[in-house]
Source information:
The RNA shown here (Glycine riboswitch aptamer) has 100 nucleotides and comes from Micromonospora sp. MP36. Lineage of the source: Bacteria > Bacillati > Micromonosporales > Micromonosporaceae > Micromonospora.
RNA sequence: ACCACCCACGCGGGAGAGACCGCCCGGAAACCACCCGGACGGCGCCGAAGGGGCAGAUUCCUCCCCGGAACCUCUCAGGCAAAAGGACCGCGUGGGCAGG
Numbered sequence: 001a002c003c004a005c006c007c008a009c010g011c012g013g014g015a016g017a018g019a020c021c022g023c024c025c026g027g028a029a030a031c032c033a034c035c036c037g038g039a040c041g042g043c044g045c046c047g048a049a050g051g052g053g054c055a056g057a058u059u060c061c062u063c064c065c066c067g068g069a070a071c072c073u074c075u076c077a078g079g080c081a082a083a084a085g086g087a088c089c090g091c092g093u094g095g096g097c098a099g100g
Stems, first nucleotide, its partner, number of pairs: 002100002005096009018043001020042003024038004044080003050076001051074003058070004
C1' cells in the first nucleotide's frame, strides 16, 4: 500500500399478510352523513426491525456426537391500500483492524 473482516453514514434495490367488523373521540362542516386522523374491543392473517426457542423438520459451523447458529421456528413486540418502516443485497465515503 492492497485485500478480507467490522462499524457509521449516503445512494440504489428490497417480500408477505383484512384500506376487515363494532363502538367512541378529534379535525373539517350550520346539523347529520360522507371524508381525514386516532383510542378501545372483536375475529382473521403475515414473517424480513427488535425479542424468545432449538421442542419437531431443514440448512450451516462440521464427517459423527455434543454444542451453537440461521433467512428454521414462536408470534411477545411489530405489521396487513399508498407512504413510512424493512432483514438482507450492491455501490460509494469515512473510520477501525489482532487475519492475508
The sequence was found by an Rfam model in a public genome assembly.